[in-house]
RNA sequence: GGGCGUGUAGCUCAGCUGGGAGAGUGCCUGGUUCGCAUCCAGGAGGCCAGGGGUUCGAAUCCCCUCACGUCCA
Repeated sequence: GGGCGUGUAGCUCAGCUGGGAGAGUGCCUGGUUCGCAUCCAGGAGGCCAGGGGUUCGAAUCCCCUCACGUCCA
C1' cells in the first nucleotide's frame, strides 16, 4: 500500500425483511439477613465509531473517513 472483517449501555454481546434501541453482567435504591454474601423487586445508564447520501422512515442500504483485528505484498 491492497483485500476481508469488526465498531450498539461501564464490560461482553444480540438486533430477522428498513419502522419498538435490547440482553447478560456491573452500578444505584428498596426488600430479605443479627450483619455480609446470595436471592427478589425497581431504577439510572446510548450522538448505534464520525461525516455525507438514498428513503415517508436508516443501527440496518450506498459513499468517504477514523480505530482495531486478520490475510496478501
The RNA shown here (transfer RNA) has 73 nucleotides and comes from a Bacillota bacterium. NCBI's taxonomy places the organism under Bacteria, Bacillati, Bacillota. Its Rfam family is "tRNA". Rfam classes the family as a transfer RNA. Model confidence (mean pLDDT): 82 of 100.